A computed fold for a 72-nucleotide RNA from a Chitinophagales bacterium, annotated as transfer RNA. It matches the Rfam family "tRNA".
RNA sequence: GGUUCCGUAGUACAACGGAUAGUAUGAGGGUUUCCGGAGCCCUAGAUUCAGGUUCGAUUCCUGACGGGACCA
Numbered sequence: 001g002g003u004u005c006c007g008u009a010g011u012a013c014a015a016c017g018g019a020u021a022g023u024a025u026g027a028g029g030g031u032u033u034c035c036g037g038a039g040c041c042c043u044a045g046a047u048u049c050a051g052g053u054u055c056g057a058u059u060c061c062u063g064a065c066g067g068g069a070c071c072a
Base pairs, nucleotide, nucleotide: 001071002070003069004068005067006066007065010025011024012023013022018055027043028042029041030040031039048064049063050062051061052060
């Protein structure tokens, strides 16, 4: 340099083009306990960026950025 795949909470992953973007774990608080752990309840937390298509985009299209694989 070329081809190709991927980018969503701190982490690991979901989400026919249509719901308040969800689950687990982690974090904070409460409850419980002599203290802690476990259990139960509550809370905060994310779509890489810029355009386009569409009534509607995490999803489709283009470009950029970042990462992986293969080829040279």

RNAcentral holds the sequence, with entries from ENA. The coordinates come from a structure-prediction model, not an experiment, and the mean pLDDT is 80.